[in-house]
Context: one part of a larger RNA
């Protein structure tokens, strides 16, 4: 891993809705009996239960009661037109049970375990060879006896060295292993707190530990087998046939609550009323946008002035002064979520009228899901006016929505698939080719392949409008020439001379014209050169501005790679305009099918409507099985194969083959009643 079996909402008793059907101011029996029995069916049995009357805490009274001193008010009944239950079956849902189905780690009882291993007890066994050489003891020496040396002798050690044995420090190799802990090389210990065999003891709230949560039969932070037991499980997966109707939530509040729940909201069904929504108009509140500073703060410049600092002055008292700080006040420009003497637009409440819509509402019960939302656009918050970030509002789409553009694309544009069509029009978006549709027309722009990523900032890029100049009395630009004199201005300074610095209403003279000097430039001088003047030449030539469209700024990591590719330049780029066409499950056409509502005796006809997940509701197939009826088969049943046909869909079914004995059909009725998923279970390959 496929195929094939099997595999999850059922019982029971309540309860209170709905549907049906008995009897009905009534309804109805439980045990129990009896009759007849195979199963059961008939019958008695009214005890009890609901209901027909309520109030009251009760006693208790009673269409009334309670409470009250009360005939008084309230409350809760009763009455009007009156008045409906009860008991079965049938059904969705709920408590109550294991209660849809598989899963726990766990908890507790009661048993079996010390044949593994841990200590203990009891009785055995085994430790090759080789060293070292304690005490002791013996002899000699030696003392006064000794102590004491020496040489033999002698064989002690948790004693050395190394086999059996035990044990396990290292590397390799093993690692679906030869093995669920092992082998090869090597290590330790080897008379001992040693090793070892048999037999014994300690037991799970426990035993045993030279002590590590280590052992207690490959498992141990509480053994193992079996019970309680189907423990629990707000968790995870799984939960099987089809059409048709409608169709959400991911929100408030509460929660030892936050991935669970409870009521509400919003979804469906029934029932009952007959409403509801949109625009305009009409009322009535409001304090946001934005405005604006009296208020309440923040905050700019200047006046003026308490104060308060510093100079002067005075014995003191004060008195004058001040480009100091500086409250209040004037003036003068801001600012503001917790500022407001103003103050919308939108929304929201309420409403008669109109028009529009055309059941879209409400209420009363049954049934539910939702309570993790996501993005995108507007408006706030928090954040760093950071995030595919969070948190509120409001709208939209997804969610639960195909289908068309956006290259690819849950949330962005268009637009919501009932069914069929090799018809037609349109949306968004596009029409030069991959591609369906203009290489359409006019008129401009862009020269960056801009188009087809980016910012402060830079730029005689290029196009359009503006404003202001200068110019045939010769302009810009170029070259020719002139640019002079008091003067080296004056201070300053080692020196300052047009050009380190500093002053100065920067003066004056001759001039066509020429600054006490624009820059270069010496040590200072000198030199170049500007302004400005003249000539030559012959028409245009400068500042500022606004705007449209380009340029630089612009460096990255798998391959060009920031046009989907090819490709594009009076364009297949951009702007303006026109016309055309293509383009979707939109819309039309033509034909069908269902809902729904309205007419209609009716047959049927006209409108609207038919995505859809969670979850309401309807109607149906198929399988087994009971009962009635009615068939069918060896002149061939069921299954099995294969292949016409039939239905809206689960599905029915004719023929043919195989197969060798059963089975269909209708109506009604019951449940072990439909598989693809559960690391689903069991077979088979």
């Nucleotide at each position: 891993a496929c195929c094939g079996g099997c595999g999850a909402g059922c019982u029971a008793c309540g309860a209170g809705g709905c549907g049906c059907g008995g009897c009905g101011a009534g309804g109805u029996u439980a045990a129990g009996g009896g009759a007849u029995u195979a199963a059961g069916u008939c019958c008695c049995g009214g005890a009890g239960c609901c209901g027909a009357a309520g109030c009251g805490a009760a006693a208790g009274c009673g269409a009334g009661u309670u409470u009250g001193a009360a005939a008084a008010g309230a409350g809760c009944g009763a009455u009007a037109a009156a008045u409906a239950g009860u008991c079965g079956c049938g059904u969705a849902u709920c408590g109550u049970a294991a209660g849809c189905c598989c899963g726990a780690a766990a908890c507790c009882g009661a048993a079996u375990g010390a044949c593994c291993u841990a200590a203990c007890c009891a009785u055995g066994c085994a430790c090759a060879g080789g060293u070292u050489g304690a005490a002791g003891c013996u002899g000699u020496g030696g003392u006064a006896a000794g102590a004491c040396a020496c040489a033999g002798u002698g064989g002690a050690g948790g004693a050395c060295c190394g086999a059996a044995c035990c044990c396990a420090c290292g590397c390799c190799u093993g690692u679906u292993g030869a093995a669920a802990u092992a082998g090869u090389c090597g290590g330790g210990g080897a008379u001992g707190a040693g090793g070892u065999g048999u037999g014994g003891u300690u037991a799970g709230a426990g035993g045993a530990g030279a002590a590590a949560u280590u052992c207690c039969a490959a498992a141990c932070g509480a053994a193992u087998u079996c019970g309680g037991a189907g423990a629990u499980a707000g968790c995870u997966g799984g939960u099987u046939c089809u059409c048709c109707u409608c169709g959400a939530a991911a929100u408030a509040g509460c929660u030892u609550u936050a991935g669970g729940g409870c009521u509400a909201g919003c979804c469906u069904c029934a029932g009952u009323a007959g409403a509801g929504a949109g625009u305009a108009c009409c009322g009535a509140a409001g304090g946001u946008a934005g405005a604006g500073c009296a208020c309440u703060g923040a905050a700019u410049a200047g006046g003026c002035u308490a104060g308060g600092g510093g100079g002067c002055u005075u014995c003191a008292c004060g008195g004058c002064u001040u480009a100091c700080c500086g409250a209040a006040c004037c003036u003068u420009a801001u600012c503001a979520a917790a500022c407001u003497g103003c103050g919308a637009a939108u929304g929201a409440c309420g409403g008669a009228u109109a028009c529009u819509u055309g059941a879209u509402u409400a209420c009363u019960g049954g049934g539910a899901g939702u309570c993790a939302g996501a993005c995108g656009g507007c408006g706030a918050g928090a954040g760093a006016u950071a995030a595919g970030u969070u948190c509120c509002g409001u709208c939209g789409u997804c969610a639960a929505a195909a289908g068309g553009g956006a290259a690819a694309a849950a949330g962005c544009c268009c637009g919501g698939a009932u069914c069929u069509a090799c018809a037609a029009c349109u949306a968004a978006g596009g029409u030069c080719c991959c591609a369906a549709a203009g290489u359409u027309a006019c008129g401009g722009u862009u020269a960056a392949g801009u188009g087809g990523u980016a910012a402060a900032g830079g730029a005689u890029g290029u196009g359009u409008c503006g404003u202001c100049g200068u110019g045939a009395a010769g302009a810009c630009a170029a070259c020719c020439g002139g640019g002079a004199u008091g003067u080296u201005g004056g201070c300053u300074c080692a020196g300052a001379a047009g050009c380190a610095g500093c002053c100065a209403c920067u003066c004056a003279u001759u001039g066509a014209a020429a600054g006490a000097g624009u820059g270069c430039g010496u040590a200072a001088u000198a030199g170049c050169u500007c302004a400005c003047c003249g000539g030559u030449c012959g028409a245009a030539u400068g500042a500022c501005g606004a705007c449209g469209c380009g340029c630089c700024g612009a460096a990255g990591a798998u391959u060009u790679a920031u046009c989907g590719g090819g490709g594009c330049u009076c364009a297949a780029a951009c702007c303006g305009u026109a016309c055309a066409c293509c383009g979707a499950a939109g819309u039309u056409u033509a034909g069908g099918a269902a809902u729904a509502u309205g007419c209609g005796u009716a047959a049927g006809c006209a409108u609207a409507u038919u995505g859809g997940u969670a979850g309401a509701g309807g109607a149906g197939c198929a399988a087994u099985g009971u009962a009635u009826g009615c068939g069918g088969g060896c002149g061939g049943a069921a299954g099995c194969g294969u292949u016409a046909g039939c239905g809206g869909a689960a599905g029915c079914g004719g023929g043919c083959g195989u197969g060798g004995a059963c089975u269909g059909c209708a109506u009604a009725c019951a449940a072990g009643a439909g598989a693809g998923a559960a690391u689903g279970c069991c077979g088979g390959u």
Predicted 3D model of a 685-nucleotide part of an RNA (large-subunit ribosomal RNA, domain II) from a bioreactor metagenome. The coordinates come from a structure-prediction model, not an experiment, and the mean pLDDT is 84. RNAcentral holds the full RNA, with entries from SILVA. It matches the Rfam family "Bacterial large subunit ribosomal RNA".